[in-house]
RNA sequence: UUCUUAUCCAGAGAGGUGGAGGGAGAUGGCCCUUUGAAGCCUCGGCAACAGGUUCUUUCUAGAAUACUGUGCCAAUUCCAGCAAGCAUAAAGCUUGAAAGAUGAGAG
Numbered sequence: 001u002u003c004u005u006a007u008c009c010a011g012a013g014a015g016g017u018g019g020a021g022g023g024a025g026a027u028g029g030c031c032c033u034u035u036g037a038a039g040c041c042u043c044g045g046c047a048a049c050a051g052g053u054u055c056u057u058u059c060u061a062g063a064a065u066a067c068u069g070u071g072c073c074a075a076u077u078c079c080a081g082c083a084a085g086c087a088u089a090a091a092g093c094u095u096g097a098a099a100g101a102u103g104a105g106a107g
C1' cells in the first nucleotide's frame, strides 16, 4: 500500500511539554479551543478484535478474565452531502451506498 472479512447509537482523562488551531477529506452546518488546539511524553483508564488461561457445552459454540498483541478515552464515524423510500405548512424520519476508523486474515 492493495484485497477479503467483522464491527462502528455502549464505554473510558489527569499531569507535563507545546503555543493555534482541532473535529479524516471538498462543501454546508454544528461544536471544541488562549479557562490553552494539534503534536509529543508520563501516568491512569476503557474495551473482549485476535492470542493465552479458566468454566460450561447439545462438540459446535457460549461465558468469564485486561495476562499478551493491537485499539480507543467530547459530541452516533459530531451531522449532512450520494441513492431510494416515508412524511410535511415547515422542520424532519427510515434504509442503503460511498468514504473512513479499528481488528483479523491474505498478497
Base pairs, nucleotide, nucleotide: 001107002106003105004104005103006102007101008100013043014042015041016040017039021032022031023030027080028079029078044073045072046071049069050068051067052065053064054063055062056061077099082096083095084094085093086092